[in-house]
Context: one part of a larger RNA
RNA sequence: GCCAACGAGUUAAUGUCAUAAGCAAGGUUAAGUAUUACAGGUACGAAGCCGUAGCGAAAGCGAGUCUUAAUAGGGCGGAUAAGUUUAUGGUAUUAGACCCGAAACCAGGUGAUCUACCCAUGGUCAGGUUGAAGGUUGGGUAAAACCAACUGGAGGACCGCACCAACCGUCGUUGAAAAGGCGGUGGAUGAACUGUGGGUAGGGGUGAAAGGCCAAACAAACCUGGAGAUAGCUGGUUCUCUCCGAAACAUAUUUAGGUAUGGCCUCAAUGGAGAUUAACGGAGGUAGAGCACUGGAUGGGCUAGGGGGCUUACACGCUUACUGAACCCAACCAAACUCCGAAUGCCGUUAAUUGCUCAUUGGGAGACAGGGCGCGAGCGAUAAGGUUCGCGUGCGAGAGGGGAACAACCCAGACUGUCAGCUAAGGCCCCCAAAUAGAUACUUAGUGCGUAAGGAUGUUCAAUUGCCCAGACAGCCAGGAUCUUGGCUUAGAAGCAGCCACGAUUUAAAGAGUGCGUAACAGCUCACUGGUCGAGUGGUAGAGCACCGAAGAUGAUCGGGACUUAAGUAUCUUGCCGAAGCUGCGGACUUGCGCUAAAUUAGCGUGAGUGGUAGGAGAGCAUUGUGAACGGCGUAGAAGGUGUAUCGUAAGGUAUGCUGGAGCGUUCACAAGAGACCAUGUUGGC
Numbered sequence: 001g002c003c004a005a006c007g008a009g010u011u012a013a014u015g016u017c018a019u020a021a022g023c024a025a026g027g028u029u030a031a032g033u034a035u036u037a038c039a040g041g042u043a044c045g046a047a048g049c050c051g052u053a054g055c056g057a058a059a060g061c062g063a064g065u066c067u068u069a070a071u072a073g074g075g076c077g078g079a080u081a082a083g084u085u086u087a088u089g090g091u092a093u094u095a096g097a098c099c100c101g102a103a104a105c106c107a108g109g110u111g112a113u114c115u116a117c118c119c120a121u122g123g124u125c126a127g128g129u130u131g132a133a134g135g136u137u138g139g140g141u142a143a144a145a146c147c148a149a150c151u152g153g154a155g156g157a158c159c160g161c162a163c164c165a166a167c168c169g170u171c172g173u174u175g176a177a178a179a180g181g182c183g184g185u186g187g188a189u190g191a192a193c194u195g196u197g198g199g200u201a202g203g204g205g206u207g208a209a210a211g212g213c214c215a216a217a218c219a220a221a222c223c224u225g226g227a228g229a230u231a232g233c234u235g236g237u238u239c240u241c242u243c244c245g246a247a248a249c250a251u252a253u254u255u256a257g258g259u260a261u262g263g264c265c266u267c268a269a270u271g272g273a274g275a276u277u278a279a280c281g282g283a284g285g286u287a288g289a290g291c292a293c294u295g296g297a298u299g300g301g302c303u304a305g306g307g308g309g310c311u312u313a314c315a316c317g318c319u320u321a322c323u324g325a326a327c328c329c330a331a332c333c334a335a336a337c338u339c340c341g342a343a344u345g346c347c348g349u350u351a352a353u354u355g356c357u358c359a360u361u362g363g364g365a366g367a368c369a370g371g372g373c374g375c376g377a378g379c380g381a382u383a384a385g386g387u388u389c390g391c392g393u394g395c396g397a398g399a400g401g402g403g404a405a406c407a408a409c410c411c412a413g414a415c416u417g418u419c420a421g422c423u424a425a426g427g428c429c430c431c432c433a434a435a436u437a438g439a440u441a442c443u444u445a446g447u448g449c450g451u452a453a454g455g456a457u458g459u460u461c462a463a464u465u466g467c468c469c470a471g472a473c474a475g476c477c478a479g480g481a482u483c484u485u486g487g488c489u490u491a492g493a494a495g496c497a498g499c500c501a502c503g504a505u506u507u508a509a510a511g512a513g514u515g516c517g518u519a520a521c522a523g524c525u526c527a528c529u530g531g532u533c534g535a536g537u538g539g540u541a542g543a544g545c546a547c548c549g550a551a552g553a554u555g556a557u558c559g560g561g562a563c564u565u566a567a568g569u570a571u572c573u574u575g576c577c578g579a580a581g582c583u584g585c586g587g588a589c590u591u592g593c594g595c596u597a598a599a600u601u602a603g604c605g606u607g608a609g610u611g612g613u614a615g616g617a618g619a620g621c622a623u624u625g626u627g628a629a630c631g632g633c634g635u636a637g638a639a640g641g642u643g644u645a646u647c648g649u650a651a652g653g654u655a656u657g658c659u660g661g662a663g664c665g666u667u668c669a670c671a672a673g674a675g676a677c678c679a680u681g682u683u684g685g686c
Base pairs, nucleotide, nucleotide: 001686002685003684004683005682006681011095012094013093014092015091016090017089018088019087020086021085022084023083026050027049028048032044033043034042035041054061055060064076065075066074067073098236099235101233105226106225107224108223109222110221116200117199118198119197120196121195122194123193124192125190127159128158129157130155134151135150136149137148138147139146163187164186165185167184168183169182170181171180202218204214205213206212239620240619241618242617243616244615249262250261251260252259253258264366265364266363267362268361269360270359271358274354275353276352277351278350279349280348281347282346288340289338290337294334295333296332298330299329300328301327305323306322307320308319309318310317370395372393373392374391375390376389377388378387379386400411401410402409415587416586417585418584420583421582422581426577427576428575429561430560431559435574437573438572439571440570441569442568448563454548455547458545459544460543461542463540464539465538466537467536475532476531477530478529479528481505482504483503486500487499488498511526515524516523588610589609590608591607592606593605594604595603596602597601621675623672624671625670626669627668628667629666630665632664633663640659641658642657643656644655645654646653647652
């Protein structure tokens, strides 16, 4: 891992509700006793319990009573009257209470054969090296000290086996090994190592101290018990079909991933409402708008006050390219401004339409982590697949078609069958169903097939305004002069460093000069003019489609191929394709109404319906056992196993072949150890 078997809402008591039955102002027995055909039997047994009356703390009174001084007022009750017993089902409470699961806590025991330390008694340490104290002899001294040689054999001394340790590397890592192998390494007469026997025990020991060790997992051992500890947490929770179908909100919470009450779902009973649209009648202060208030804010006018200047002994006065409240004019801004003020929405009346959608009471829930999109807002950066509200929608709990793929976007709500038809969104060159359809334009960028500010003689359209056959625009030929080197400045300044002025003359025209240039001149050129040429040529603002702006990490791309009078873009036209939508034909079920038969069901007709998680309600299938019935089945072959055929909407049923070898069924009731694919489930097999 697979297969098989096992594996989770049970039981008891007490409430409560529904259903069914008995009796009913009553209902009912419990323990127990008796009896018997021994059956969940029958009879007896009013003790007790509930109900028939309440109020008061109580005495007590009583359709009333309590409070009180009260006959007042008020509280609770009555007038409005059905209970009780049993069974089944739903649910609650108390119990382990659907099942499995802690880490822990406590009690009583078992452990020092591992390991820590200690006690007792034994054992072990090849070989080599060094050479302390002391000693002897000699020297030396007054005597010592001291010196030398020899002797001696100390040491947590040295090198190095056994032995002990475990520093480095590598292999091993489902190992040869639950700590090892190999090669190096440290200690190796000592605080050494080691055998045997013994001691210390769990909040305790022992510890040259690492929270180490105490029998291969120790910040409190192990075993058994309390014990099914507790787990607002995770996981799991077993057959089928039918009807309805949520929530992720409010309030509260030592509350925030829990729970309670309400809202939202379902079932039953009762009632008679509910929804939509129209007209009419209301309340309101949002959008917008406005500036009448409160504030903000711009320019101008006017002007009190203030500042500066002048004048001045003071007080005045005069003046001002300063400032400036208030007021006036013009134009503005506001969630916490409003002289105004919608659309929607909300409340009500009437009418029409619809037809159980509404309300109340009672039983049962689930849910209280939501998330996307559009719109209105706050926070944020008018960021976020951000966050918090409101209105809506759909996902959640929704399949199908489109969007390349893609919970939410677009279309559309799947009862079922069909080798029939029509459409939606979206599409119709090929992948790929359907137009290489039609008309008119645009685009040359593969734009289409990613983006902005900004930039640009791209190109198309439409507008406006200059010049132009009395010759424009562009090109070419020619002129572009004189006073004058204007004045100033300056070393110089001659059109052209700079400052000032910017005149006049001759002219077809020519600036006291547009740019280059020179030290300064010179030189080139432009404006301006003539000629040549011969028809359009400039400016401004706008619209469409294109261009640049345009940089990313493995190889690119519109989904791909590919596409250019498109298979791109814009407008128009016709046809077709396209879904579980709609329709045709067949079938099933639910339900409203009507009819028939009949009594709670069946049939027919007609209308509406049948996606669904949590969850509520209903109807069934199968398994094991019990009772009754079937003059049931079975060695002429039961159950079980394994095939085949067939029936039913499903769970499932029936028949039969082979196997098997002794029990088993059908109908109606009843009772449950009553359904497994999943719990890192348990046990077994492979």
Source information: The part of an RNA shown here (large-subunit ribosomal RNA, domain II) has 686 nucleotides and comes from Cloacimonas sp. (SeqCode). Model confidence (mean pLDDT): 85 of 100.